Overview:
Small-subunit ribosomal RNA from an uncultured Gammaproteobacteria bacterium, 1381 nucleotides, folded computationally.
[in-house]
RNA sequence: GAACGAACGCUGGUGGCGUGCUUAACACAUGCAAGUCGAACGAGAAAGUUUCCUUCGGGAAAUUAGUAAAGUGGCGCAAGGGUGAGUAUCACGUGAAUAAUCUGCCCUCGAGAUCGGGAUAACAUGGUGAAAACUAUGCUAAUACCGGAUAAGACCACAUUUCAUAAGAAAUGCGGUAAAAGGAGUCUCAAUCUUCACUCGAGGAUGAGUUCGCGCAACAUUAGCUUGUUGGUGAGAUAAAAGCUCACCAAGGCGACGAUCUUUAGCUGGUCUGAGAGGAUGAUCAGCCACACUGGAACUGAGACACGGUCCAGACUCCUACGGGAGGCAGCAGUGGGGAAUAUUGGACAAUGGGCGCAAGCCUGAUCCAGCAAUACCGCGUGUGUGAAGAAGGCCUGAGGGUUGUAAAGCACUUUCAAUUGUGAAGAAAAGUUAAAGGUUAAUAACCUUUAGCCUUGACGUUAACUUUAGAAGAAGCACCGGCUAACUCCGUGCCAGCAGCCGCGGUAAUACGGAGGGUGCAAGCGUUAAUCGGAAUUACUGGGCGUAAAGCGUGCGUAGGUGGUUUGUUAAGUUAGAUGUGAAAGCCCCGGGCUCAACCUGGGAACUGCAUUUGAAACUGUCAGACUAGAGUGUGGUAGAGGGAAGUGGAAUUCCGAGUGUAGCGGUGAAAUGCGUAGAUAUUCGGAGGAACAUCAGUGGCGAAGGCGACUUCCUGGACCAACACUGACGCUGAGGUGCGAAAGCGUGGGGAGCAAACAGGAUUAGAUACCCUGGUAGUCCACGCCGUAAACUAUGUCUACUAGUCGUCGGGGGGCUUGUCCCUUUGGUGGCGCAGCUAACGCGUUAAGUAGACCGCCUGGGGAGUACGGCCGCAAGGCUAAAACUCAAAGGAAUUGACGGGGACCCGCACAAGCGGUGGAGCAUGUGGUUUAAUUCGAUGCAACGCGAAGAACCUUACCUGGUCUUGACAUCCUGCGAACUUUCUAGAAAUAGAUUGGUGCCUUCGGGAACGCAGUGACAGGUGCUGCAUGGCUGUCGUCAGCUCGUGUCGUGAGAUGUUGGGUUAAGUCCCGUAACGAGCGCAACCCCUAUCCUUAUUUGCCAGCACAUCAUGGUGGGAACUAUAAGGAGACUGCCGGUGAUAAACCGGAGGAAGGCGGGGACGACGUCAAGUCAUCAUGGCCCUUACGACCAGGGCUACACACGUGCUACAAUGGGAAGGACAAAGAGCCGCGAAGCCGCGAGGUGUAGCUAAUCUCAUAAACCUUUUCGUAGUCCGGAUUGGAGUCUGCAACUCGACUCCAUGAAGUCGGAAUCGCUAGUAAUCGUAGAUCAGAAUGCUACGGUGAAUACGUUCCCGGGCCUUGUACACACCGCC
Repeated sequence: GAACGAACGCUGGUGGCGUGCUUAACACAUGCAAGUCGAACGAGAAAGUUUCCUUCGGGAAAUUAGUAAAGUGGCGCAAGGGUGAGUAUCACGUGAAUAAUCUGCCCUCGAGAUCGGGAUAACAUGGUGAAAACUAUGCUAAUACCGGAUAAGACCACAUUUCAUAAGAAAUGCGGUAAAAGGAGUCUCAAUCUUCACUCGAGGAUGAGUUCGCGCAACAUUAGCUUGUUGGUGAGAUAAAAGCUCACCAAGGCGACGAUCUUUAGCUGGUCUGAGAGGAUGAUCAGCCACACUGGAACUGAGACACGGUCCAGACUCCUACGGGAGGCAGCAGUGGGGAAUAUUGGACAAUGGGCGCAAGCCUGAUCCAGCAAUACCGCGUGUGUGAAGAAGGCCUGAGGGUUGUAAAGCACUUUCAAUUGUGAAGAAAAGUUAAAGGUUAAUAACCUUUAGCCUUGACGUUAACUUUAGAAGAAGCACCGGCUAACUCCGUGCCAGCAGCCGCGGUAAUACGGAGGGUGCAAGCGUUAAUCGGAAUUACUGGGCGUAAAGCGUGCGUAGGUGGUUUGUUAAGUUAGAUGUGAAAGCCCCGGGCUCAACCUGGGAACUGCAUUUGAAACUGUCAGACUAGAGUGUGGUAGAGGGAAGUGGAAUUCCGAGUGUAGCGGUGAAAUGCGUAGAUAUUCGGAGGAACAUCAGUGGCGAAGGCGACUUCCUGGACCAACACUGACGCUGAGGUGCGAAAGCGUGGGGAGCAAACAGGAUUAGAUACCCUGGUAGUCCACGCCGUAAACUAUGUCUACUAGUCGUCGGGGGGCUUGUCCCUUUGGUGGCGCAGCUAACGCGUUAAGUAGACCGCCUGGGGAGUACGGCCGCAAGGCUAAAACUCAAAGGAAUUGACGGGGACCCGCACAAGCGGUGGAGCAUGUGGUUUAAUUCGAUGCAACGCGAAGAACCUUACCUGGUCUUGACAUCCUGCGAACUUUCUAGAAAUAGAUUGGUGCCUUCGGGAACGCAGUGACAGGUGCUGCAUGGCUGUCGUCAGCUCGUGUCGUGAGAUGUUGGGUUAAGUCCCGUAACGAGCGCAACCCCUAUCCUUAUUUGCCAGCACAUCAUGGUGGGAACUAUAAGGAGACUGCCGGUGAUAAACCGGAGGAAGGCGGGGACGACGUCAAGUCAUCAUGGCCCUUACGACCAGGGCUACACACGUGCUACAAUGGGAAGGACAAAGAGCCGCGAAGCCGCGAGGUGUAGCUAAUCUCAUAAACCUUUUCGUAGUCCGGAUUGGAGUCUGCAACUCGACUCCAUGAAGUCGGAAUCGCUAGUAAUCGUAGAUCAGAAUGCUACGGUGAAUACGUUCCCGGGCCUUGUACACACCGCC
């Protein structure tokens, strides 16, 4: 996608035409479904109607009527209708056979129909029984039954002839046997005249029986089955052949081409699907079969072993007086039940057909119709045109608008269908009757045919169709909208609820759930589900595969089978062509026709690819016969070889035993221990024993079918190869079953046992160590014989044959050449490397194919379950061979790619290690964090990359937290209205916010209306939120990392992912540069450009400087002056591997040197590629969504962020003599300063106070730099070290130092004597050490940011640890090793 006997959900206007228990062959109430004939027969009513009579009670006659009901008899009931249980079968299909058969009714032909007889039902009278029914006696008929006669032909027996496929057929002769029934009509009462029946034959037609070839399921985990079985002779039986049955005889018959068993199943034409081949199916229609409650049996009959017949048995149901009886819906309706599920207890015989009948006619749930069901197919309709204010409403919105949408309304039309009125076909042909004509006849009867007239038959049916009337009037839903797949937004929900065919969606912005708006598709339907085919080349005949994805048996030999070289003839099985018969109809297809079209119906044709018979052809395959030599084989002569078997022999080594020498260890390991050894080991020398294996040679060398084979010699033996000829003459290839061989391990019996060594023991290792390591050690390993039958038995590559470029080795054999060699050429058989074409998903294979072809075998069909269970076979056992299913998953797998990773490899770098210096970790304190506590201890940051972080500074404020007190258009913004200038003084209550009272004040602009600013009040729009989400975001930042990388265009290669470039050789700090190169170029990074600093020059000269010249001072650039120096701040110069030498590919570059202030990036800084970490931040700011709105907003007071058992990070100070204290002395840089820095002076021990000069700063101030130097003291101690803690007294800031500030003085004087494991920083003006300044700030640094002073040590080097870069390799990882399992 198609399709369905469907079902379910939602919905539903109409017509036509089909279809409708797929399940319980479950059970059935009720009605109907097979009768008919009086023209075969006997007997023979009743009700009714009419007439007459009547005593009105009724009676008689006629008619109905020779009718109904019952009986004898005939025909029918064997058809029609239903169902599919059984059946794997000559049941079915197809084609044959019947010379082995039957056939009622029907047709044709021939012959005939005569004479008799005795019963019996009905009925009558009895009897039994509840009933069903049975029974006795008596009467009676026939087209019922019986006997005799007749016999052309038939049948039987015998004989003869002809023909023939075997049993036979036909003809002739003789003998024997068997028949009958009448009815009706007409009538001249006679005729066999007519008709219907009847009998005997022959033929036909129809129907049936039987037999055979072929075809038609699954399972081999069913391999053997069979005793009437197979055949024969004889007999019986049948319509008929036959073991169909029986007696006897023989021992056969079937089976791997699948018997037998088991399971399933009605078969077919056809139907569905498919391009076809196929696959699935067997409803309706049609043919055949089987069945009729279940099982069995026969009777009758032409036909049955009989759906609505009989008998018996069984189950079930019903009746019963308990003694007995009755029944069979798988006929049509209908009921119960089962089920997801399937209709009316309808009408009619009008048509078609059937039964009976002379006929009229009767019967017919066959049939024709109607009813129910959108169950399928087909048709029609639900309106058409116009209509923009683009209405209202809905939805969305970027707030403008968009969309629903010409859709609606409105206006103008139409009326199919449904409704309503009327008209009204076709389906009807006949039969009957009257008349005429013809045929027949003796005939004007009768009968038949034709014509004409008359009369009559419709269930459907209120039919179809036409028509009248009215009015848009009565008539649209369903599914879907993440991709596949046409169709998108909002709201709700928040891994919930749910969706889902597959992938998958949903954890607060869901086009995927639910709703809505909109859209898409189909439409009286639309979806879903089940089952079928297709796609699926996914069982591959058409049309697949097997090196690595599933798949070559471990390997030979060989049976059946399959297949087979050249040539001649033969035959005609296969093959091919024609003809004939058949292949039912329907269906499919084509051309027509009929319903208005279509579905549907119908005429004709084609087709039915098949089977059978027959006539030809003879190329190919086959058969038969003959020939050939190229395949195969044999013979002759050689060659190589760990090919196999047996016997014998050899040396080296290990071990053991004996003896000697000799002494304390040996042995073993990463390190040890167990073990051996003073009873003498190990070591060493000699001798001996025994078993096993054969070093070197040795080689992608050889041999073998494979497994496998390795010392030497001998014997036996298989195969291969080469050369040249001879011979046989297709003898070949493959090979299901079968059978042989078959490593190691294992098993059995008996030997053997040196070494090695499962199990086992001990020692180690380890968290453990039933392991790896060590010391021992038994089976076993070895031999003989017998089993086992498996391996990654691998080339993961079956065997055989042919063909298709090469080149380089190597082993065996042959030939040729010359220059005779360690030579060259060539041929053949093996064994390897590379490689063209071709093949392959790629990897790769590539004359030793995985190429191109042929022959045969084996095997595969998603992963797991599972090579498992059960069964069978084999085995002593272990186990092997064969070999499923349930269930479960949506993958498993192959090859290659890019990354990432590796206790993989190569190279390189970095304070990464190493070499050093100084720390941290121990103490006390400071500070941050965790934890705990709390009313609150606000929040964030959490490995590196959080933790002296946000915070460049929490007493109030800050402040976000807590408690309490207050406000509600609000502390803050805009708009509107009203009032008032704004503003301000004082008092009261209160913790304050706030509330109340009170004083002063009327300003500015003006067009005189008013306006601006501000304040108060009111109203609602709104404000406000440090509330949540950094996993919705912007911006900013950290980190890898200042690591050297990250990419692109074009080209090329690859099926593709991708690769190349970017790899390689050098070099660099660098993807820096050079060279090479299927790449050539380019971009972002690197570097450079920018700033500071190191040197010099030029210019400038104040507040800075002072060499020279002056002045002045106790002293001072203090002053005049100077412009040299320093400095300041502008501009330049300078450094570029530029020069020299060496190394290097002559390149890039590196090494050394010169010069130079500086040398190879001079030293610092800013600068951070593509990206990673859902890294950090919604509490800087901005912002989507959500949330709060008399509170999660706002104000105030107090408290908290400062708590404290504890743990961690970062620091400060120390532990002291390279030091502490005291005294004296010297030298910076860089900054800051008006709400400021604040000098000098004075006061205070001091913090500080007072004081004001100066300074908006190269001018004044902060401001004494300290380490350092000189002198001195202390003398190794818890100290003259260290300073915590605590007490007292103060200073300063500030509304305010209680919680909770800093500083000063006096006193106090804790821990601490250099710090475990571990760990951090640093490569030069660096570490270390010393002080100074600044930001924040009222005050409050041990923090942070800057500044200078003093000023080292070490680097052999890259093995290791950590991190990183490039190349390569492995990978089952890709959330990427914090993986996977």

The sequence is in RNAcentral, with records from ENA.